[in-house]
Context: one part of a larger RNA
RNA sequence: UGACGGGGGCCCGCACAAGCGGUGGAGCAUGUGGUUUAAUUCGAUGCAACGCGAAGAACCUUACCAGGGUUUGACAUCCCGCGGAUUAGCUGUUGGAAACUUCAGUAACGCCCUUGGGUGGAACAUACACAGGUGCUGCAUGGCCGUCGUCAGCUCGUGCUGUGAAGUGUCGGGUUAAGUCCCUUAACGAGCGCAACCCCUGUCGUUAGUUGCUAACAAGUAAUGUUGAGUACUCUAGCGAGACUGCCGGUGUCAAACCGGAGGAAGGUGGGGAUGACGUCAGGUCCUCAUGGCCCUUAUGCCUAGGGCUGCAAACGUGCUACAAUGGUACGGACAGAGCGAGGCGAUCCCGCAAGGGGGAGCAAAUCGCAAAACCAUGCCCCAGUUCGGAUAGCAGGCUGCAAUUCGCCUGCUUGAAGUUGGAAUCGCUAGUAAUCGCGGAUCAGCUACGCCGCGGUGAAUGUGUUCCUGAGCCUUGUACA
Numbered sequence: 001u002g003a004c005g006g007g008g009g010c011c012c013g014c015a016c017a018a019g020c021g022g023u024g025g026a027g028c029a030u031g032u033g034g035u036u037u038a039a040u041u042c043g044a045u046g047c048a049a050c051g052c053g054a055a056g057a058a059c060c061u062u063a064c065c066a067g068g069g070u071u072u073g074a075c076a077u078c079c080c081g082c083g084g085a086u087u088a089g090c091u092g093u094u095g096g097a098a099a100c101u102u103c104a105g106u107a108a109c110g111c112c113c114u115u116g117g118g119u120g121g122a123a124c125a126u127a128c129a130c131a132g133g134u135g136c137u138g139c140a141u142g143g144c145c146g147u148c149g150u151c152a153g154c155u156c157g158u159g160c161u162g163u164g165a166a167g168u169g170u171c172g173g174g175u176u177a178a179g180u181c182c183c184u185u186a187a188c189g190a191g192c193g194c195a196a197c198c199c200c201u202g203u204c205g206u207u208a209g210u211u212g213c214u215a216a217c218a219a220g221u222a223a224u225g226u227u228g229a230g231u232a233c234u235c236u237a238g239c240g241a242g243a244c245u246g247c248c249g250g251u252g253u254c255a256a257a258c259c260g261g262a263g264g265a266a267g268g269u270g271g272g273g274a275u276g277a278c279g280u281c282a283g284g285u286c287c288u289c290a291u292g293g294c295c296c297u298u299a300u301g302c303c304u305a306g307g308g309c310u311g312c313a314a315a316c317g318u319g320c321u322a323c324a325a326u327g328g329u330a331c332g333g334a335c336a337g338a339g340c341g342a343g344g345c346g347a348u349c350c351c352g353c354a355a356g357g358g359g360g361a362g363c364a365a366a367u368c369g370c371a372a373a374a375c376c377a378u379g380c381c382c383c384a385g386u387u388c389g390g391a392u393a394g395c396a397g398g399c400u401g402c403a404a405u406u407c408g409c410c411u412g413c414u415u416g417a418a419g420u421u422g423g424a425a426u427c428g429c430u431a432g433u434a435a436u437c438g439c440g441g442a443u444c445a446g447c448u449a450c451g452c453c454g455c456g457g458u459g460a461a462u463g464u465g466u467u468c469c470u471g472a473g474c475c476u477u478g479u480a481c482a
Stems, first nucleotide, its partner, number of pairs: 001482002003479003007476004012471002015466002019429005026321007034312002042053002064307002067304004073130001077129001081126001083124001089106004095100001109120005132296002135294003141290002143285003146281001148279001153192006159168003172183003198273004203241007212231003217228003244267001247261005323422001327381004332376002339370003344363002349358003388419001393414007435458007
């Protein structure tokens, strides 16, 4: 100087408390350890691995396994050497699961002279350099990322103090979300962080009105901004205004600041996002990529059909659906936002109980389409393993795709399992939040999505406390630790 303490002081955070909803019990989905296997490819392993890499494993993907095949190679450079028009491609054919292979036929392109010949590029065969490796080492590395933590810290120059390591500044008194600011001060300044500048959202003005909108006028319809018309309103999207402790009162050290109030759409960082200091964990990744070293080179490379990654006694994590009446069911009625759409979205209509099929209007989309649910009204159910719950299973169908057996999703009928609110323990959340309801997108032929990333609808309770648990920060103290 640090680190540590079941030392002390101050302080903060959904850390506890107060409250709401879960997990842990059930069924299923998904990931993991384990076990099994020819193979169940590899990586991730306390927080910070376990719906993680994977934003799509039937083939492909695919890296794994047991077969079949191949050796200058699936791909790149060198065409320097040699052969010669043989070849590639196309058509047929033998063997084969395919990759590939046997045989037969046809035989391309440019340039020069042009009967014919010469020559070149690509290709082929052979030979040499080499290619190739998701093989090893993340403890050789770059890059990227996680984490402490959006915590308030981490440092430097000069000066001063100390023999020196080092200290001071950065401490102390207040204050703040903040090393934020003020005062004091052997320190005075500065840098990286904090904050602000950026984006979205909340109010108003202005500019612009089409594909948006419709108040007034007019036309028309069964009805609809449907049409003329308008650019008021909503909205769209560019530019501005607005919030700064600016004003008032109080507290305070004449300070910083704090408390209350006014005005205001918004008040003390208005709400949300992006933004992650010096560093820590030899944290993660050589399976994104790049790369040193090592290793393989008729194989640890490459091609191929099939299988596996989906196996299952029990275990763990993360989720979904429930156990019901604040509910289930039937019929009727209403209201979003953000997106996506041409090998696409697909309306009205017709067929089918339905999944879906036929058909094809319109739309490169503020124009057309995908397209809401919880909710509201009415009827039934009457507390039961039920009109709860839907697992499992049988049959019959639909869709995608070369192909749904291993191993896809969806529909109908039948079947109706466990489950009556879950032990010890444990998680999330402080407001448009939790809870709850649906919608969209990426990946994608299809889908195992109940996942992930977004979007809106409805919309609470509790706490203004710091004794304790936990993790940080500052000061101080002890230490036989570094």
Small-subunit ribosomal RNA, 3' major domain from an uncultured prokaryote, 482 nucleotides, folded computationally. The full RNA is in RNAcentral, with records from ENA. Model confidence (mean pLDDT): 82 of 100.